[in-house]
Molecule: Guanidine-I riboswitch aptamer
Organism: Alicyclobacillus sendaiensis NBRC 100866
RNA sequence: ACACAAGGUCUCUAGGGUUCCGCCGGCAGCCGCCGGGACUGGUCCGAGAGAGGCCAGCUCUCGCGCCGUCGAGAGCCACACGGAGGGAUAAAAGCCCGGGAGGU
Numbered sequence: 001a002c003a004c005a006a007g008g009u010c011u012c013u014a015g016g017g018u019u020c021c022g023c024c025g026g027c028a029g030c031c032g033c034c035g036g037g038a039c040u041g042g043u044c045c046g047a048g049a050g051a052g053g054c055c056a057g058c059u060c061u062c063g064c065g066c067c068g069u070c071g072a073g074a075g076c077c078a079c080a081c082g083g084a085g086g087g088a089u090a091a092a093a094g095c096c097c098g099g100g101a102g103g104u
Stems, first nucleotide, its partner, number of pairs: 007055006015045002020042002022039001023036005057076007064068001079099001081102001085097003
């Protein structure tokens, strides 16, 4: 100095906290108020380096009195060590900065 063809989106998961619900404690004793996430959970957030689907992309084959910016089918879509700090949200995080810095 160089080192992306490989993008988007959805549903999940590992993980994450505590707005809401539930749970626990206190006060009231129906409603409700306060505290608790060193409360399993439901809602919620959630991966580039986790999973799957779809779209896009690439390759090949086939179809058509139409030869296309067309249609169909099959296949491929890899690899990937990584802080500290900061940011969002109620809050935190494998979220975002970030396939960043750095390492190699």